[in-house]
RNA sequence: GCUCCAGUAGCUCAAUGGUAGAGCGCCGGUCUUGUAAACCGGAGGUUGUGGGUUCAAUUCCCACCUGGGGCU
Numbered sequence: 001g002c003u004c005c006a007g008u009a010g011c012u013c014a015a016u017g018g019u020a021g022a023g024c025g026c027c028g029g030u031c032u033u034g035u036a037a038a039c040c041g042g043a044g045g046u047u048g049u050g051g052g053u054u055c056a057a058u059u060c061c062c063a064c065c066u067g068g069g070g071c072u
Stems, first nucleotide, its partner, number of pairs: 001071007010024004018055001026042005048064005
């Protein structure tokens, strides 16, 4: 330098054009002498950045950034 993959909640990951979800974690409650477990409820997201296409973009296109793999 070229090429491929990944980037979404605190963490690990879903969501292949139509209101962004799960598990764990966190907070509150029930239960317990108390803690844990179990059960119920809740908060938490400018979907890496900037543009484009579209009535509508996490999703499609372009550039860039970060991390990883391959080639030279």